[in-house]
RNA sequence: GCGGUAGUGGUCUAAGGGCUAUGAUCUCGGCCUUCCAAGCCGAUGAUCCGGGUUCGAAUCCCGGCUACCGCA
Repeated sequence: GCGGUAGUGGUCUAAGGGCUAUGAUCUCGGCCUUCCAAGCCGAUGAUCCGGGUUCGAAUCCCGGCUACCGCA
C1' cells in the first nucleotide's frame, strides 16, 4: 500500500429497516436481615464520526477513524 472482519451504557452482549434499542454485570435507592453477604423490587446510563438513500437507519450505501486478521 491492497483486501477482509468488527466498533452499541463503566464492562460483556442481543436487535440485519418499524412503537419507549435487549439482557447480564457495575453503581445508586428501597424491601429483607441485629449487621454484612445473598435474595427480591426499582432507577440512572449506550448505537465510533460525517454524509447519503428511505415515510422511517443501530441495521442499507459512500467517505473517514480505531482495533484485529491476511496479502504484498
Notes:
The RNA shown here (transfer RNA) has 72 nucleotides and comes from a Candidatus Woesearchaeota archaeon. It matches the Rfam family "tRNA". It is annotated as a transfer RNA. The organism belongs to Candidatus Woesearchaeota, within Archaea. The prediction has a mean pLDDT of 81.